The prediction has a mean pLDDT of 84.
Predicted 3D model of a 72-nucleotide RNA (transfer RNA) from Cladochytrium tenue.
Its Rfam family is "tRNA". It is annotated as a transfer RNA.
The sequence is in RNAcentral, with records from ENA.
The source organism's lineage runs through Eukaryota, Opisthokonta, Chytridiomycetes, Cladochytriales and Cladochytrium.
[in-house]
RNA sequence: AGCACGGUGGUGUAGUGGAAUCACGUUGGGCUCAUAACCCAAAGGUCAGCCGAUCGAAACGGCUCUGUGCUA
Numbered sequence: 001a002g003c004a005c006g007g008u009g010g011u012g013u014a015g016u017g018g019a020a021u022c023a024c025g026u027u028g029g030g031c032u033c034a035u036a037a038c039c040c041a042a043a044g045g046u047c048a049g050c051c052g053a054u055c056g057a058a059a060c061g062g063c064u065c066u067g068u069g070c071u072a
Stems, first nucleotide, its partner, number of pairs: 001071007010024003018055001026042005048064005
């Protein structure tokens, strides 16, 4: 320098145009003599950044940042 794949709540992830899913964790409540387990509820997301196409973007296009790998 070129190429490929990735960046989504605190963590790990699903999601190929109608606006984000699940698990763990956190908080509150229930259960219990008590704790764990279990049950119920809630909070928590500028979807890496900017611009563009579109009525509408996490998903499409361009550039940039960043991680991993490959080639030179």